[in-house]
């Protein structure tokens, strides 16, 4: 820092998506160690159990325990003199000591700890302020005199299940009260008011006590600024705003009350609704910003819900009180108890969040003189990879590159120095030994963590690696499986038989004790743009104007100092971030220091903005004089046309259309003449001319009236610009009321068209169109361009209105305002704009932020209504859209070709037959080819074979190839009988060969190896699948004239140019021009045949002359002149002449010539298109079969037959049929062949066989033609199908299923509907001949050959195909395209809906707990006063104000649900039409009905 995704490609617009960082996280897989942090984000849901706030006996009286002294009572065992001694034990009193303790009292339970429900301000942050309070603490002083009465505890009695309570009595104090005194306070003064406490100690003394002052810290209050969304919340407010007075408070204050006034807040957003604790900070970001508020720290709020006060320095009090509600628990049913949002923990909720741990050792807090006690604050430990940080899972060597896996082109590659193996190390781990700091101001004591950190020793590579990904973005590829299935996916998108995208494996990439996924935030996103965007056509300029507020504002002088700038000061808590250091082995972490853009204050500056005062004329306005104009309103008038009425003339039609019909007309139309009536609109002039803000304005004249322009420069002196709100104007359609109504004309009626035609066309026709008054307020209200001002080299060319200068004038020049075109710079994505800017700037307003849903719903406002305006969301898609490019297409245009049409000739389509195809049938009717470009096609030969199909019978290393191993001389080969349809089975019989070695003279024998055969294994074989995996070959557009490249140039780019243009050509053929210059593949030519001719060479060809010769004959000699056949040449090039053309290319005509303008024909097919055809010619990847999908055999089938189509043959007859005679070819073929002549047969053919491997012989008579005869227009002497009989030939074999011959039979058919095909000259038509394949032939097919031999072409309007240029496009699998709406079905979200249910909230009323305050007959009462009565004061009761909860009524907001209804979105190939995109076949679109 960017990337992917709209297109065939491009640029720009624009959204979606990704890569980064973060997290109180969760989930999946995996998991060695340590350190530091962190851990209910959900139910402020409910809570069992334990603990979390106590302490003080140096405030007090008791109680208990222990104990000492004194003093009583008692009096055991023992002793005894029986008198007693003695004193255990028990117990009392008193004085102490120690310990514990309920209670009274003091201090603390207002801190610490938790949570974030509420709260948009009574909050919080920052900065200020004055009218306040303050326990403990600090400072300096002052004081503490004298009295009094109670209440707990305790005791007795009583009630209760309990909680607890009542009553009587006793008692202490640092508890309570009174008097005195003091400062102080109040008061003008007089005067009033106004405190205290002791305890410990032997003592010194210490700890306390009271009042005021000062301080510190803390708290309360006030102000300024800042602090989310919503205007579909626009008005809110009666204690409301202010005043006076009073009350109340710590204090100010409508805080409360009485009275008075009518204010106060609000577009700079009041009031209402929604959401939310705020901040330091945290995350992200380059920053500005955006998001966030967990942990730590500050503030606030809350403590089961709501209300309330008490106590107190402090509370409207988390572990206090009272009341009410809900819930839970106990109960003896009468009553009671409770509040984990403290720490643990439980249930529940949830994707999800820990131990009912240790300790007060440290830090801190409460109490205490202290010792000490308490402290789930805190310090530690436990659990969790939840996060951050650090470490490890080993290091070095080790190739003949092991095994194994995977891939493979079978060679190898890869995992891979990886392993094994060798040599080491010891972090961590395990074991043993030692062992802290944290603990202090001297000494002693004190460690939960913890025998922890750390150190040493030993052991031993031993115990320690996974996760995700590998199509692009994005680093990383192969195999197999699967076959639009299963699945993947963040976006684009993968998967339909060769998937680097699914699953698995091997390999690889990344990170690593983690890795991925999901959620959320920021970033990228300049995609809300302050930094830093836009609005002609992509989303976006308000329809136009006026205009209060607001914003902005000309020149100049002086003052001020609000903005601005500078310096300094205060503050901005700590922590955090940043910078510099330091401490834990490092880091995370921790510690120290410094810095920090805000706010406030002080001092200063004065350029700019502001403000105050003064001045100016350039902006603006005014004045005078001229000028143009469909500017507006009103009135009067005019002519043409249309229709109607009346009358005349006149007669059968008129009208209308593509063609018609409806309609009008013999009751007299149309046409024509005259008079009259009515309404509407104003031809020509008339013009990208004029005027107006826009909408808009058009006959003439008159009246009233707005604006504009020019010239002059004697007036005012910034008076200006732009404008949310508001006000006005505003086409057409529409609405209301009243007129008017000629023409036109929604709706409607009729006629046509059509598959239909609720349309387009025609005939009618009502609202409306017109006028007056009112409403409505929208248009593609457009220049799709807001208004105003200034500036920008030189301009060109029109047009309208003026002024000036020169000239007699025509006119020329200068200048201003308006209106057009073209264009420089500049600008723009491009198109384009370009002084009338879309250029360069300034000011202000309006508007935009992906497409659809939707300008819809709901709500508000306006309207009589129609509707207008304001204006969402759910859901859904990955695009939608702009400009330009190349194509393709058009029922767009221009130019031009072609048997394309036309002009002609002959056919097809009808018949019969043949053949091919479809369909059907079948055991099989093998397979392929399917518009042109399949269909007498593959097939140039299906009776068997072919043959691939079916049925049946057989074979299994195989019908065929190669290799390995083993076996095999009576071996291989041959093969009789027998079975069988054959294949095959069977095996009598017969029976070898090559090379080498050994033995032998040799014959020969033996052995080994070949060959062959057998067995086994590798493999063979497949016309099985995929032509959409392929090669090759082929068809087609099309023998059409096109298709491209290099360099240069233009364009941001796709691309363009060249290749377009003017001519010309069969041709991108050639010429000229040109930002192009050249080149390539095509065209043409070179090749073959053919037309003329020369030369050479003449046999099998030929025969002129000569000779021989025959019935005839180049039959023979001879010759090579001619014909001919073969080779080599010549010839034709617009070369020559004339005209036209541009002096070109070329065209037209002519001469010559066998041939004339590519002479005729063939071969030859550019870049490419059709996933065109062919896996069944062949080859070939992959897949499939392997005792069968291979191979052999017999028989059948490919030949079926209701039917449909294609291609042919023969015909329908007289230009003919039949009979007889007679003439003339070319090109081919021939040895398993052609077969002469002869004979036989009626013929097909047979017998026998000369010649010929062929310019020699044969096939082989060419036919039409010509010359005669006959038939006489008929289903025939036409036509020959069909059928019967008899034959011939081929062949193992003609039944299925051959051809041919003869006799007989004698069908349809009398020229063919719609439609359609071929052909432009030796062509069509017509006539026969030959060949390939082949035993034969279903050939009437195909490929060739010659004979006879036409007609027509005006021409390019139309049909079809094609080429070039241009135009439009919403098409690009490209018009066989794209695409719209209804209907039907499924799903989804939304709206309306009789209602119904729940929640929030406002107002009014009822009732009213606890409680404060106030009143008070009644009752009660220790302190004070009083001798007393009584008083003061207090309590209870009671009443009142306020008021929670509850109840009732009414309004409003939100949500759930709802029969049914409505439109919307999305879905597979549903239905109906074809509205849009091309002139989309009626140009399209906007508003309205």
């Nucleotide at each position: 820092a960017g990337a992917g995704u709209u297109u065939g490609a491009u640029c720009a617009u624009g959204g979606c998506u990704c890569a980064g960082g973060a997290u109180g996280a969760a989930c999946g897989c995996u998991g060695g160690c340590g350190g530091c942090g962190u851990g209910c984000u959900u139910a402020a849901c409910a809570c069992a159990u334990g603990c979390a706030a106590g302490u003080u006996g140096c405030g007090c009286g008791g109680g208990g325990a222990u104990u000492u002294g004194a003093u009583g009572a008692u009096g055991a065992g023992a002793c005894u003199u029986c008198g007693g001694u003695g004193g255990a034990u028990u117990u009392g009193u008193u004085a102490g000591a120690u310990c514990c303790u309920a209670g009274c009292g003091g201090c603390g339970g207002a801190c610490g700890g938790g949570u974030g429900a509420g709260u948009a301000a009574a909050g919080c942050a920052c900065a200020a302020g004055g009218a306040c309070g303050u326990g403990u603490c600090c400072g300096a002083g002052c004081g503490a005199g004298g009295g009094g009465g109670a209440c707990a505890a305790c005791u007795g009695c009583g009630g209760g299940a309990a909680a607890c309570c009542g009553u009587a009595g006793c008692u202490a104090a640092u508890a309570c009260c009174c008097c005195g005194u003091a400062a102080g306070c109040c008061g003008a003064g007089a005067g009033g008011u106004g405190a205290a406490a002791g305890c410990a100690g032997c003592a010194a003394u210490g700890c306390g006590c009271g009042a005021g002052c000062g301080g510190a810290g803390c708290g309360a209050c006030u102000u300024g600024u800042g602090u989310c969304c919503u205007a579909u919340c626009a008005g809110g407010u009666a204690g409301u705003u202010g005043g006076u007075g009073a009350g109340g408070c710590a204090a100010c204050g409508g805080c409360u009350c009485a009275c008075c006034a009518a204010g106060c807040c609000g577009a700079a957003g009041a009031c209402g609704g929604g959401u939310a604790g705020c901040c330091g900070g945290a995350c992200u970001g380059a920053g500005a910003g955006g998001u966030u508020g967990u942990a730590c720290g500050g503030c606030c709020a809350c403590a089961u819900u709501g209300g309330a006060a008490c106590u107190g320095a402090g509370a409207a009090a988390c572990g206090g009180u009272c009341c009410a509600g809900a819930c839970u628990c106990c109960u003896a049913c009468g009553g009671g108890a409770g509040g984990c949002a403290g720490c643990a923990g439980u249930g529940g909720g949830g994707a999800a969040u820990a131990u009912u741990g240790g300790g007060c050792a440290a830090u801190g807090g409460g109490g205490g003189c202290a010792a000490c006690c308490c402290u789930g604050a805190c310090c530690c430990a436990g659990c969790g990879a939840c996060g951050c940080c650090g470490c490890g899972u080993g290091a070095g060597g080790g190739a003949c590159c092991a095994c194994a896996g995977c891939c493979u082109u079978c060679g190898g590659g890869u995992u891979g120095u990886a392993a094994a193996c060798c040599u080491c190390u010891g972090u961590u781990g395990c074991a043993g030994g030692g062992g802290a700091a944290g603990a202090a101001g001297a000494a002693u004591g004190u460690g939960a963590c913890g025998g922890u950190a750390c150190c040493c020793u030993g052991c031993g590579a031993g115990g320690a690696a996974g996760c995700u990904c590998c199509g692009g973005c994005u680093a990383a590829c192969u195999a197999c499986g699967u076959g639009c299935c299963a699945g993947c996916a963040g976006c684009c998108g993968c998967g339909g038989u060769a998937a680097u995208a699914c699953g698995u494996a091997g390999g690889g990439a990344g990170c690593g004790a983690g890795c991925g996924u999901u959620g959320u935030c920021c970033g990228g996103a300049a995609u809300u743009a302050c930094u830093g965007g836009g609005c002609g056509u992509a989303a976006a300029g308000g329809g136009c104007g006026c205009g209060a507020a607001g914003g902005c504002g000309g020149u100049u002088u002086u003052g001020c100092a609000a903005g601005u700038c500078a310096a300094c000061u205060g503050u901005c808590a700590a922590a955090u971030c940043g910078c510099g250091g330091g401490g834990c082995u490092u880091a995370a972490c921790c510690c120290c220091g410094c810095u920090c853009c805000g706010c406030a204050g002080u001092u200063g500056a004065a350029a700019c903005u502001g403000u105050a005062a003064g001045a100016c004329u350039g902006g603006a306005g005014g004045c005078a004089c001229a000028g143009a104009g469909a500017g507006g309103c009103a009135g009067a008038c005019a002519g043409a046309a249309u229709u109607c009425c009346u009358g005349g003339u006149g007669u059968a039609g008129c009208g209308g259309u593509g063609a018609a019909a409806u309609g009008c007309g013999u009751a007299g139309a149309u046409a024509u003449c005259a008079c009259g009536a009515a309404g509407a609109a104003u031809a020509c002039c008339a013009g990208u001319g004029g005027c107006g803000a826009a909408g808009g304005c058009g006959g003439u004249c008159u009246g009233c009236u707005g604006g504009c322009u020019g010239u002059g420069g004697a007036c005012u002196g910034a008076c200006g610009c732009u404008c949310a709100a508001g006000c006005g104007c505003g086409a057409a359609a529409g609405c209301c009321a009243g007129g008017g109504g000629a023409g036109c004309a929604a709706a409607c009626g009729g006629g046509a068209u059509u598959a239909g035609a609720u349309a387009c066309c025609c005939c009618g026709g009502u609202a409306g169109u017109c006028c007056u008054g009112g409403c409505a307020g929208u248009a593609a209200a457009c220049g799709a361009u807001g208004u105003a001002u200034g500036c920008u080299g030189g301009g060109g060319u029109g047009u309208g209105a003026g002024a000036g200068u020169a000239g007699c004038g025509a006119u020329a020049c200068u200048u201003u305002c308006g209106u057009g075109c073209c264009g420089a710079a500049g600008u723009u994505a491009a198109c384009g704009c370009g002084a009338u800017a879309a250029g360069c700037a300034u000011a202000c307003c309006g508007c935009c932020u992906g497409g659809g849903g939707a300008g819809u719903a709901c709500g508000g406002u306006c309207g009589c209504a129609a509707g207008a305006u304001u204006g969402a969301a759910a859901c859904u898609c990955a695009a939608a859209g702009g400009a330009a490019u190349u194509g393709a297409c058009g029922g767009g245009g221009g130019c031009c070709c072609g048997c394309a049409c036309a002009a002609g000739c002959g056919g097809u389509g009808g018949a019969g037959c043949a053949c091919g195809u479809g369909g059907u049938u079948u055991a099989a009717u093998u397979c392929g080819a399917u518009g042109c470009a399949a269909a007498c096609c593959g097939a140039a030969g299906a009776a068997c074979c072919u043959u691939a199909c079916c049925u049946a019978g057989g074979c299994u290393u195989g019908a065929c190839a190669u290799g390995u191993a083993g076996g095999u001389g009576g071996u291989a080969a041959a093969g009789a009988a027998u079975g069988g349809a054959a294949a095959c089975a069977g095996g009598a019989u017969c029976g070898a060969c090559g090379u080498g070695a050994u033995a032998g003279c040799a014959a020969u024998a033996u052995c080994a190896c070949g060959a062959g055969c057998c067995u086994a294994c590798a493999c063979a074989g497949g016309u099985g699948c995929u032509g959409c995996a392929u090669g090759g070959c082929u068809g087609u557009c099309g023998u059409c004239a096109g298709c491209u490249c290099g360099u240069g140039u233009c364009g941001u780019g796709a691309g363009a140019u060249g290749u377009u243009g003017g001519g010309u050509u069969a041709a991108g053929u050639c010429c000229c021009g040109c930002a192009a210059c050249g080149a390539g593949c095509g065209c043409a030519a070179c090749c073959c045949c053919u037309a003329u001719u020369g030369c050479c060479a003449g046999u099998u060809g030929c025969u002129a002359a000569c000779a021989c010769g025959u019935g005839a004959a180049g039959g023979u000699g001879a010759g090579c002149a001619c014909u001919c056949a073969g080779g080599c040449g010549a010839g034709a090039c617009u070369g020559c002449c004339a005209u036209c053309g541009a002096c070109a290319a070329g065209a037209u005509g002519g001469a010559g010539g066998a041939a004339g303008g590519u002479g005729g024909g063939g071969a030859c097919g550019a870049c490419g298109u059709c996933a065109a055809g062919u896996c069944a010619u062949c080859a070939u990847g992959g897949c499939c079969c392997c005792u069968a999908u291979g191979c052999c055999u017999a028989g059948g089938g490919c030949g079926a037959c209701a039917c449909a189509c294609a291609u042919g043959c023969u015909a329908c007859a007289a230009u003919g049929g039949c009979u007889g005679g007679u003439a003339c070819a070319a090109a081919g073929g021939g040895c398993a062949g052609c077969g002469a002549g002869a004979c036989c047969g009626a013929a097909a053919g047979g017998u026998a066989g000369a010649g010929c491997g062929a310019a020699u012989c044969c096939c082989a008579u060419a036919a039409a033609g010509c010359c005669a005869g006959u038939c006489c227009c008929a289903g025939u002497u036409c036509g020959g199908a069909u059928u019967g009989c008899a034959g011939u030939c081929u062949g193992c074999a003609a039944c299925u299923c051959g051809a041919c011959u003869g006799c007989a039979u004698g069908a349809a058919g009398u020229u063919g509907g719609a439609a359609u095909c071929g052909c432009u000259a030796g062509u069509a038509a017509u006539c026969g001949c030959g060949g390939a394949u082949c035993a034969g032939c279903c050939a009437a097919g195909c490929c060739g050959c010659g004979g006879u031999g036409a007609a027509u072409a005006c021409g390019u309007u139309c049909c079809c195909g094609g080429g070039c240029c241009u135009u439009g496009u919403a098409c690009a699998c490209a018009c066989c395209g794209c695409c719209c709406g209804u209907c039907a079905c499924a799903c989804c979200a939304u709206c309306c809906g009789a209602g119904u249910c729940g929640g929030g909230u406002g107002c009014u009323c009822u009732c009213a707990a606890a409680g404060c305050c106030g009143g008070u007959g009644u009752u009660c009462u220790a302190a004070c006063c009083g001798u007393a009565a009584g008083g003061a004061a207090g309590a209870a009761g009671u009443c009142g104000u306020c008021u929670a909860a509850a109840g009732a009524g009414u309004g409003u907001c939100c949500g759930g649900u709802g029969a049914g209804g409505a439109g919307g979105g999305u879905g597979a190939a549903g239905u109906c039409g074809u509205a849009a995109c091309a002139a989309g076949g009626u140009a399209a679109c906007c508003g309205u009905a």
Small-subunit ribosomal RNA from an uncultured rumen bacterium, 1489 nucleotides, folded computationally. It matches the Rfam family "Bacterial small subunit ribosomal RNA". Rfam links the family to the GO terms structural constituent of ribosome and ribosome.